[in-house]
c-di-GMP-I riboswitch aptamer from Proteobacteria bacterium UBA5122, 87 nucleotides, folded computationally. The organism belongs to Pseudomonadota, within Bacteria. It was read from a public genome assembly, where an Rfam model found it.
């Protein structure tokens, strides 16, 4: 360099709860601190496809509905960059 993932080593990340503080209309995000669901890429990209939300727009008499240019990267596919070991 492929490619592979342990009965290892050395670390790493945090689902969800509580808990500080903020940002968003929301969806969600960022933060403080404690537990720790899992995770070999649970590192980092919204290119594809899925899902979530609708402020604002449009539609209705109203109940409500569409609609992303907000979002999810811990849905999947892809793409970039990576520790140790095996082969």
């Nucleotide at each position: 360099u492929u490619u592979u993932g342990a009965c290892a080593a050395a670390g790493g990340c945090a689902a969800c709860c509580c808990u500080c503080a903020g940002c968003g209309a929301a969806a969600g995000c960022u933060c403080u601190g404690g537990g720790g669901c899992g995770c070999a890429a649970a590192g980092u990209c919204a290119c594809c496809g899925g899902c979530c939300u609708a402020a604002g727009g449009g539609g209705g008499c109203a109940a409500c509905c569409c609609u992303a240019u907000g979002g999810c990267a811990g849905c999947g596919g892809g793409a970039c960059c990576g520790c140790c070991g095996g082969a």